[in-house]
Order: sequence, then C1' cells, then structure tokens
RNA sequence: AAGCCAUCCAGAGCGGCCGAGAGUCCUGGCUCGACGACGCCGCAGCAACCCGUUCUCCGACGGAAGCCUCCCGAGGACGAAGGUGCUCACGCCAGGGACGAUGGAGU
Repeated sequence: AAGCCAUCCAGAGCGGCCGAGAGUCCUGGCUCGACGACGCCGCAGCAACCCGUUCUCCGACGGAAGCCUCCCGAGGACGAAGGUGCUCACGCCAGGGACGAUGGAGU
C1' cells in the first nucleotide's frame, strides 16, 4: 500500500495550552461552542479487539512405544500486566451517494 474479517444504539472526564467554529460529504434538522467548543498535551478512567488464566468440544498435522500432554480451531467463565482504541448526543438524526474510523490475521 491493496484486498480480507470483525465492530461502530453499552461504558467512561478533569486540568493546562490555543482561540472560532465543531459534530464526515450534500440537503434539512438538532446539538456543542468566548461560562472557551474543535484541536494538542498531561493525568485519570472505560471497554475487552489483541492479550493472560481456566473449562468444554472437535480431530487433520506434529511429538511420543502408547495413554497422557503440546500446537492449531470453536465456544463459555474470569482478569486487566502489556499493545492498540475510546471517554456529548447511535459515525448526532432523516434522506441520498460515497466513504470513514478502530482492531485483527495474512501477503
């Protein structure tokens, strides 16, 4: 970088800096915003994608004389050290058409 898979109605805010718009593109609404939004940084937190522990199931391969066991796969429970992510409102809502964001595996 391109393609693939999963998720996008749960949850979780304070401080500092900045200074005008922000919430995805169009239309229409609505919301946030000089009582400082958006953004950046710090700290705190949320969640459980990767991850850790454990239980159950399955059987192609590998190890082993064989059982056991290990690896791989699926599901459940628990956890939160680590890698990400997230912390107004369903990606704010409706219509339209494109997309986008995050994580993971592989090339």
Predicted 3D model of a 107-nucleotide RNA (SAM riboswitch aptamer (S box leader)) from Isoptericola sp. BMS4. It matches the Rfam family "SAM riboswitch aptamer (S box leader)". Gene Ontology term of the family: regulation of gene expression. The coordinates come from a structure-prediction model, not an experiment, and the mean pLDDT is 79. It was read from a public genome assembly, where an Rfam model found it.